RNA sequence: GCGGGUAUAGUUUAGAGGUAAAACAACAGCUUCCCAAGCUGUGGUCACGGGUUCGAUUCCCGUUACCCGCU
Numbered sequence: 001g002c003g004g005g006u007a008u009a010g011u012u013u014a015g016a017g018g019u020a021a022a023a024c025a026a027c028a029g030c031u032u033c034c035c036a037a038g039c040u041g042u043g044g045u046c047a048c049g050g051g052u053u054c055g056a057u058u059c060c061c062g063u064u065a066c067c068c069g070c071u
Stems, first nucleotide, its partner, number of pairs: 001070007010024004018054001026042005047063005
């Protein structure tokens, strides 16, 4: 330099055009003499910029970061 892949919550992941989700974690409550465990609830997320579309996490282009391969 060229090609390919990945980017969703604090973490690991699902979701592949139509209200963004699960588990763990955090916080609050219940329970307990206390802790742990358990139960209930709450908040928090689509890497960035454009395009297509009535509607984009999803499709297209570019940028950034990381990974793989070729030279």
About this RNA
The RNA shown here (transfer RNA) has 71 nucleotides and comes from Christensenellaceae bacterium Phil10. Model confidence (mean pLDDT): 80 of 100. Rfam family: tRNA. From the family's description: Transfer RNA (tRNA) molecules are approximately 80 nucleotides in length. NCBI's taxonomy places the organism under Bacteria, Bacillati, Clostridia, Christensenellales, Christensenellaceae.